[in-house]
RNA sequence: AUGGCGCGCGGGAGAGACUGGCUGAUUGCGUCACAUCAGCCAGCGCCGAAGGAGCAACCGCCCCGGAAACUCUCAGGCAGAAGGACCGCGCCGCCUGA
Repeated sequence: AUGGCGCGCGGGAGAGACUGGCUGAUUGCGUCACAUCAGCCAGCGCCGAAGGAGCAACCGCCCCGGAAACUCUCAGGCAGAAGGACCGCGCCGCCUGA
């Protein structure tokens, strides 16, 4: 050099703003109720692109390993936000070392 990791920026899909219960906050202020938001528990329905697992085309040093965007949904997710495989650009920060 190349390859990998990390960091920053940009792009980035799918699926219930579901139902019930409880708690807290807000509004008002005499209390209750209603409404909104957040959290927890339970139920059914769904999604796959954090992670994880399985099979396998294929690959290898072929004993055995490595292996997907396929599959499963344990986890995660189903308004927005956050997250997000992957792609592009930047940093030369770390490792490898032609």
A computed fold for a 98-nucleotide RNA from a Hyphomicrobiaceae bacterium, annotated as Glycine riboswitch aptamer. The model forms 90% of the base pairs in the Rfam consensus. Model confidence (mean pLDDT): 76 of 100. Taxonomically the source falls in Hyphomicrobiaceae (Bacteria, Pseudomonadota, Alphaproteobacteria, Hyphomicrobiales). Rfam family: Glycine riboswitch aptamer. Rfam describes the family as follows. This family represents the bacterial glycine riboswitch.